[in-house]
This is a predicted structure of a 183-nucleotide RNA (Lysine riboswitch aptamer) from a Bacillota bacterium. Its mean pLDDT, the model's own confidence on a scale to 100, is 79. Of the family's consensus pairs, 91% are formed in the model.
RNA sequence: GGGUGAGGUAGAGGCGCGGUUCUCCAAGAGUAAGGCCCGGAGAAAGGCAUCGAUGAACGACCCGAAAGGGGAGGCCGCCGAAGCGCGUGGUUGCCAAGGCCAUGCAGCUGGGCCGGCGCUGAAAAAGCGACGGACUGUCACCGAGGGAACGCCCUUGGCCUUCGGUGGAGAGCUAUCUCGCUC
Repeated sequence: GGGUGAGGUAGAGGCGCGGUUCUCCAAGAGUAAGGCCCGGAGAAAGGCAUCGAUGAACGACCCGAAAGGGGAGGCCGCCGAAGCGCGUGGUUGCCAAGGCCAUGCAGCUGGGCCGGCGCUGAAAAAGCGACGGACUGUCACCGAGGGAACGCCCUUGGCCUUCGGUGGAGAGCUAUCUCGCUC
RNA backbone atom coordinates (compact mmCIF):
# COMPACT_ATOMS: atom_id res chain seq x y z
C1' G A 1 0.00 0.00 0.00
C1' G A 2 -3.90 -3.65 -1.49
C1' G A 3 -7.73 -7.28 -0.14
C1' U A 4 -11.21 -9.08 3.47
C1' G A 5 -14.36 -9.52 8.20
C1' A A 6 -16.59 -6.95 12.40
C1' G A 7 -17.89 -2.45 14.78
C1' G A 8 -18.46 3.08 14.83
C1' U A 9 -19.25 7.98 12.52
C1' A A 10 -20.96 11.18 8.57
C1' G A 11 -23.70 11.48 4.08
C1' A A 12 -26.73 10.69 -0.90
C1' G A 13 -31.72 9.29 -3.66
C1' G A 14 -36.38 13.91 -4.07
C1' C A 15 -43.12 16.50 -5.75
C1' G A 16 -38.24 11.89 -0.37
C1' C A 17 -40.60 9.62 4.63
C1' G A 18 -43.16 10.37 9.22
C1' G A 19 -45.07 13.37 13.51
C1' U A 20 -47.51 17.87 15.34
C1' U A 21 -53.08 19.38 21.67
C1' C A 22 -49.93 25.40 16.32
C1' U A 23 -52.74 28.62 12.29
C1' C A 24 -56.08 28.77 8.11
C1' C A 25 -59.33 26.15 4.53
C1' A A 26 -62.70 22.55 2.12
C1' A A 27 -65.74 18.61 3.23
C1' G A 28 -68.36 16.05 7.12
C1' A A 29 -73.88 18.58 6.59
C1' G A 30 -78.53 21.08 6.25
C1' U A 31 -76.30 15.14 8.72
C1' A A 32 -76.54 13.83 14.32
C1' A A 33 -78.67 15.85 18.74
C1' G A 34 -82.76 19.19 20.24
C1' G A 35 -88.03 21.65 19.69
C1' C A 36 -93.14 21.08 17.83
C1' C A 37 -96.84 18.21 15.13
C1' C A 38 -98.38 13.33 12.78
C1' G A 39 -98.24 8.22 14.07
C1' G A 40 -99.20 4.31 17.80
C1' A A 41 -95.00 -0.14 18.79
C1' G A 42 -90.97 -0.93 17.93
C1' A A 43 -85.44 0.75 17.33
C1' A A 44 -80.46 -1.13 17.18
C1' A A 45 -74.94 -4.34 14.12
C1' G A 46 -74.16 -11.02 14.85
C1' G A 47 -76.08 -11.96 19.86
C1' C A 48 -76.84 -9.75 24.73
C1' A A 49 -77.20 -5.49 27.47
C1' U A 50 -79.64 -0.81 26.46
C1' C A 51 -83.77 2.88 24.71
C1' G A 52 -89.33 3.17 24.18
C1' A A 53 -97.12 4.66 26.21
C1' U A 54 -92.92 10.08 30.59
C1' G A 55 -94.71 7.86 23.12
C1' A A 56 -90.34 3.72 19.11
C1' A A 57 -89.72 3.51 13.73
C1' C A 58 -91.69 6.73 9.66
C1' G A 59 -93.23 11.62 7.73
C1' A A 60 -93.55 17.37 7.68
C1' C A 61 -91.65 22.05 9.81
C1' C A 62 -88.04 24.89 12.99
C1' C A 63 -83.16 24.99 14.70
C1' G A 64 -78.52 23.14 14.01
C1' A A 65 -73.17 20.89 15.74
C1' A A 66 -68.77 17.90 16.49
C1' A A 67 -65.05 13.96 16.02
C1' G A 68 -62.05 10.88 13.06
C1' G A 69 -59.94 11.50 8.15
C1' G A 70 -57.94 15.54 4.30
C1' G A 71 -55.33 20.16 1.93
C1' A A 72 -51.94 24.52 2.65
C1' G A 73 -48.40 26.84 5.97
C1' G A 74 -45.16 26.72 10.28
C1' C A 75 -42.39 23.66 13.60
C1' C A 76 -40.06 18.80 14.90
C1' G A 77 -37.73 13.95 13.92
C1' C A 78 -35.36 11.55 10.05
C1' C A 79 -33.09 8.42 4.91
C1' G A 80 -35.94 0.93 6.51
C1' A A 81 -36.92 7.21 6.49
C1' A A 82 -41.62 4.49 6.64
C1' G A 83 -45.54 1.18 5.24
C1' C A 84 -47.51 -3.70 5.21
C1' G A 85 -47.85 -8.85 7.25
C1' C A 86 -47.83 -12.30 11.42
C1' G A 87 -47.64 -13.02 16.93
C1' U A 88 -48.41 -11.07 22.04
C1' G A 89 -50.49 -7.56 25.53
C1' G A 90 -53.78 -3.39 26.59
C1' U A 91 -58.21 -0.52 25.24
C1' U A 92 -63.83 -0.22 23.40
C1' G A 93 -70.95 -1.38 27.73
C1' C A 94 -70.05 -7.48 27.32
C1' C A 95 -68.74 -11.62 23.70
C1' A A 96 -67.33 -11.47 18.56
C1' A A 97 -65.96 -8.37 14.39
C1' G A 98 -63.63 -3.90 13.32
C1' G A 99 -60.71 0.32 15.10
C1' C A 100 -56.73 2.50 18.29
C1' C A 101 -52.03 2.02 21.37
C1' A A 102 -47.52 -0.66 22.76
C1' U A 103 -44.18 -4.48 21.58
C1' G A 104 -41.55 -8.81 19.13
C1' C A 105 -40.10 -11.06 14.19
C1' A A 106 -32.96 -10.94 9.46
C1' G A 107 -41.37 -12.06 6.91
C1' C A 108 -42.29 -8.43 2.26
C1' U A 109 -41.23 -3.50 -0.10
C1' G A 110 -34.78 0.91 -2.93
C1' G A 111 -37.94 5.51 -4.08
C1' G A 112 -41.74 8.73 -5.99
C1' C A 113 -45.57 9.08 -10.16
C1' C A 114 -49.64 7.12 -13.35
C1' G A 115 -53.54 3.27 -14.30
C1' G A 116 -57.63 0.34 -13.34
C1' C A 117 -59.13 -3.53 -9.42
C1' G A 118 -59.93 -4.62 -4.04
C1' C A 119 -60.29 -2.89 1.32
C1' U A 120 -61.30 1.26 4.48
C1' G A 121 -63.91 5.90 4.44
C1' A A 122 -69.54 10.49 4.30
C1' A A 123 -66.54 11.17 -0.05
C1' A A 124 -65.17 11.68 -6.67
C1' A A 125 -60.33 13.35 -0.68
C1' A A 126 -56.56 10.70 1.56
C1' G A 127 -54.59 5.96 3.11
C1' C A 128 -53.55 0.61 2.45
C1' G A 129 -52.88 -3.94 -0.70
C1' A A 130 -51.60 -6.86 -4.99
C1' C A 131 -50.90 -6.24 -10.33
C1' G A 132 -49.35 -3.38 -14.75
C1' G A 133 -46.61 0.93 -17.03
C1' A A 134 -42.92 4.28 -17.98
C1' C A 135 -39.27 7.28 -14.71
C1' U A 136 -35.36 7.71 -11.15
C1' G A 137 -31.18 6.63 -7.52
C1' U A 138 -27.42 2.81 -6.28
C1' C A 139 -24.07 -1.40 -7.03
C1' A A 140 -22.26 -5.49 -10.27
C1' C A 141 -21.22 -7.39 -15.23
C1' C A 142 -20.77 -6.49 -20.67
C1' G A 143 -20.07 -3.02 -24.80
C1' A A 144 -18.77 1.91 -27.15
C1' G A 145 -16.29 6.81 -26.52
C1' G A 146 -13.54 10.74 -23.77
C1' G A 147 -10.13 12.60 -19.94
C1' A A 148 -5.95 12.99 -16.28
C1' A A 149 -1.37 10.58 -14.70
C1' C A 150 4.12 7.99 -16.26
C1' G A 151 11.29 11.01 -18.64
C1' C A 152 9.18 10.72 -24.48
C1' C A 153 5.98 8.00 -28.32
C1' C A 154 2.59 3.93 -29.21
C1' U A 155 -0.29 0.02 -27.11
C1' U A 156 -2.62 -2.41 -22.95
C1' G A 157 -4.46 -2.48 -18.03
C1' G A 158 -6.07 0.24 -13.61
C1' C A 159 -8.56 5.31 -12.11
C1' C A 160 -12.24 9.22 -13.35
C1' U A 161 -16.23 10.40 -16.57
C1' U A 162 -20.40 10.00 -20.70
C1' C A 163 -23.78 6.80 -23.19
C1' G A 164 -26.19 2.00 -24.05
C1' G A 165 -27.68 -3.08 -22.45
C1' U A 166 -28.58 -6.93 -18.63
C1' G A 167 -29.22 -8.11 -13.56
C1' G A 168 -29.49 -7.53 -7.94
C1' A A 169 -31.51 -5.44 -3.40
C1' G A 170 -31.66 -0.94 1.78
C1' A A 171 -28.94 -6.68 6.14
C1' G A 172 -27.84 -2.03 0.41
C1' C A 173 -24.53 2.38 -1.54
C1' U A 174 -20.57 6.36 -0.81
C1' A A 175 -16.77 8.44 2.38
C1' U A 176 -14.01 7.85 6.72
C1' C A 177 -12.07 5.81 11.60
C1' U A 178 -10.79 1.56 14.89
C1' C A 179 -9.72 -3.58 15.61
C1' G A 180 -8.72 -8.63 13.63
C1' C A 181 -6.96 -11.77 9.47
C1' U A 182 -4.25 -12.06 4.92
C1' C A 183 -0.96 -10.60 0.49
The source organism's lineage runs through Bacteria, Bacillati and Bacillota. The sequence was found by an Rfam model in a public genome assembly.